[in-house]
RNA sequence: CUUAUCAAGAGCGGUGGAGGGACUGGUCCGAUGAAACCCGGCAACCUGCGUGCAAGCGCAAGGUGCUACGUCCAGCAAAAUGCGCUCAUUUUGAGAGAUAAG
Numbered sequence: 001c002u003u004a005u006c007a008a009g010a011g012c013g014g015u016g017g018a019g020g021g022a023c024u025g026g027u028c029c030g031a032u033g034a035a036a037c038c039c040g041g042c043a044a045c046c047u048g049c050g051u052g053c054a055a056g057c058g059c060a061a062g063g064u065g066c067u068a069c070g071u072c073c074a075g076c077a078a079a080a081u082g083c084g085c086u087c088a089u090u091u092u093g094a095g096a097g098a099u100a101a102g
């Protein structure tokens, strides 16, 4: 950089000690114990096996990943609705981010 996915799922465990949810704002979580590590678990992108002309489907779980809150919400644009219209709500799209594969 490209493509795909992001509303499901997953601990009443151990070590550890104060921070964490990408960023900014908000708002949450946290000494009834954060991050991190270990163990457990979830899922099935890659992979392996089976099946099939193929698309696909099934099984496994070796390589990743994940395991509070929809990617916690918004962050830019458009539309609709609303007598508070440089506002609010909703929807759609984009952007940013995360993960996988190349």
Base pairs, nucleotide, nucleotide: 001102002101003100004099005098006097011039013038014037015036019029020028021027023075024074025073026072040067041066042065045063046062047060048059049058050057051056071096076093077092078091079090080089081088082087
Notes: Model confidence (mean pLDDT): 85 of 100. The RNA shown here (SAM riboswitch aptamer (S box leader)) has 102 nucleotides and comes from Bacillus sonorensis. The sequence is in RNAcentral, with records from MGnify. Lineage of the source: Bacteria > Bacillati > Bacillota > Bacillaceae > Bacillus. Its Rfam family is "SAM riboswitch aptamer (S box leader)". Its Rfam clan is "SAM clan".